RNA sequence: CGAGUCAGCUGGGCGAUCGCGUCGGGAAGGACUGCCACCAUGAUGGUGGUGUGCUUCCUGCCGAGGAAAGUCCGGACUCCGCAGAGCAGGACGGUUGCUAACGGCAACCCGGGGAGACCCGCGGGAAAGUGCCACAGAAAACAGACCGCCGCCCGGCCGUGGCUGGGCUGGCAAGGGUGAAACGGUGCGGUAAGAGCGCACCAGCACCCUGGGUGACCAGGGUGGCUUGGUAAACCCCGUCCGGAGCAAGGCCAAAGGCCGCAUCCUGGUGGUGCGGCUGCACGAACGCUCGAGGGCUGCUCGCCCGAGUUCGUGGGUGGGCUGCUCGAGGUACCCGGCAACGGUGUGCCCAGAUGGAUGAUCGCCGCCCCUGCCCGCGUGGCGGGGCACAGAAUCCGGCUUACAGGCUGGCUCGUCCG
RNA sequence: GGGCGUAUAGCUCAGCGGUAGAGCGCUGCUCUUACACAGCAGUGGUCGGGGGUUCAAAUCCCUCUGCGCCCACCA
Numbered sequence: 001c002g003a004g005u006c007a008g009c010u011g012g013g014c015g016a017u018c019g020c021g022u023c024g025g026g027a028a029g030g031a032c033u034g035c036c037a038c039c040a041u042g043a044u045g046g047u048g049g050u051g052u053g054c055u056u057c058c059u060g061c062c063g064a065g066g067a068a069a070g071u072c073c074g075g076a077c078u079c080c081g082c083a084g085a086g087c088a089g090g091a092c093g094g095u096u097g098c099u100a101a102c103g104g105c106a107a108c109c110c111g112g113g114g115a116g117a118c119c120c121g122c123g124g125g126a127a128a129g130u131g132c133c134a135c136a137g138a139a140a141a142c143a144g145a146c147c148g149c150c151g152c153c154c155g156g157c158c159g160u161g162g163c164u165g166g167g168c169u170g171g172c173a174a175g176g177g178u179g180a181a182a183c184g185g186u187g188c189g190g191u192a193a194g195a196g197c198g199c200a201c202c203a204g205c206a207c208c209c210u211g212g213g214u215g216a217c218c219a220g221g222g223u224g225g226c227u228u229g230g231u232a233a234a235c236c237c238c239g240u241c242c243g244g245a246g247c248a249a250g251g252c253c254a255a256a257g258g259c260c261g262c263a264u265c266c267u268g269g270u271g272g273u274g275c276g277g278c279u280g281c282a283c284g285a286a287c288g289c290u291c292g293a294g295g296g297c298u299g300c301u302c303g304c305c306c307g308a309g310u311u312c313g314u315g316g317g318u319g320g321g322c323u324g325c326u327c328g329a330g331g332u333a334c335c336c337g338g339c340a341a342c343g344g345u346g347u348g349c350c351c352a353g354a355u356g357g358a359u360g361a362u363c364g365c366c367g368c369c370c371c372u373g374c375c376c377g378c379g380u381g382g383c384g385g386g387g388c389a390c391a392g393a394a395u396c397c398g399g400c401u402u403a404c405a406g407g408c409u410g411g412c413u414c415g416u417c418c419g
Numbered sequence: 420g421g422g423c424g425u426a427u428a429g430c431u432c433a434g435c436g437g438u439a440g441a442g443c444g445c446u447g448c449u450c451u452u453a454c455a456c457a458g459c460a461g462u463g464g465u466c467g468g469g470g471g472u473u474c475a476a477a478u479c480c481c482u483c484u485g486c487g488c489c490c491a492c493c494a
Base pairs, nucleotide, nucleotide: 001415002414003413004412005411006410007409008408009407010406012366013365014364015363016362017361018360020063021062023060024059025058026057027056028055029054032051034050035049036048037047038046039045065390069401070400072399073398074397075396076395077246078245079244080243084302085301086300087299089242090241091240092239093238094108095107096106097105098104109123110121111120112119113118124237125236129235130234131231132230133229146176147175148172149171150170151168152167153166154165155164156163157162158161184202185201186200187199188198189197203227205224206223207222208221209220210219211218212217250323251322252321253320257279258278259277260276261275262274263273264272265271266269281315282314283313284312285311286310287309294306295305296304316493317492318491330350331349332348333347334346335344336343337342367388368387369386370385371384373383374382375381376379420490421489422488423487424486425485426484429443430442431441432440437474444462445461446460447459448458449457467483468482469481470480471479
């Protein structure tokens, strides 16, 4: 210098003007009810102070992302009774670690690809069982005789050792051909022809021993039978984990009415009054009120518990306020530990909370890219025009996946040349 | 915001590992003077897109896209 590979960062910058939202501070306005004090009344009330949120104005700080997205996993949080047993169901799957947890991440192992850096792998079990393997092919799973090879028997032909026809429910898995896949490979022996039939080497399997490693596993040696198809993102087996719903979760804000309990009254009832609890938009239907509907525990069974309402339908109204809500398993730079993921009572810095859904618009200068453009003294020139991605919080975190114009940085590998 | 479902011929739907069908439609022929009905024959598919597992995928797994449905409160 070229080719490649991996990782990280960034996601236009500066200024001016106008504007939006939360929070804090200040000023003004006109309300409201609560509390306190005083005054007045039979009672409602009046005055003052304090408080609260509201409106307007001024002012200060802060104000989208690497994916805020898809909602694919895992948690926090909330309610269902803090969540029982068994079965069913679902998810995951090399090893060791990290983590709140995970189906995530890191390092390593094994298999595959590459010359290499490096990349890819839903990577347990197919010698536990069952199923499936279309078409083609003779045969598709403890297989099989279509062509073929060989033997025996009976014939035919001629040039007496060959050619040829038929038969044996004969032998053979070497060769051909089919297929995604045909029951180890090569060689020698052996045989009528052949075959792990025998032997040697190689591949692979099971078991044992030695050494190394926390482990997956690796290296070496021995023994054995000679050989075992694929598929588990088919059922299944083994191991580990899993209760359900989701912030539209959930809680609070008026009380007429209804139900229940207790007390009390008398006219003794389907009654009145008071207090307490639950419920609480209205109507209708079904089932039910301790012989208990229904629900919790989602699907089934058992067991346990709650229990007076539950379910369905029809209709009406509202599109309310506060809370949950944003400081958290928080983030980030440096330091320390660790190969790394990650961890640390270390030091500093940072912190959106909308609901009419805020986080923007215009202009100027600069940066980068593009153009049938124009100009000249043709340059890495000037002018003009256009463009600068994907996208956008909504309870909050950790991941994964997907989308993304352009720019910057670093590690490593290979090649060529020079020293 | 959250939770689900679905996509196959022009339309409505089957098929859920072995090479894709049914009804309606459309085209041609027969019948009729002609049309309709009827009969016969034919036509038509990237199984929403991409990737993976498998010998083989509409079907199994992952991912993206389109469409559709449900979930508020009685203050």
Background: The prediction has a mean pLDDT of 75. This is a predicted complex of two RNAs, RNase P RNA and transfer RNA, with 494 nucleotides together. It holds a member of the Rfam family "Bacterial RNase P class A". By type it is a ribozyme. Rfam describes the family as follows. Ribonuclease P (RNase P) is a ubiquitous endoribonuclease, found in archaea, bacteria and eukarya as well as chloroplasts and mitochondria.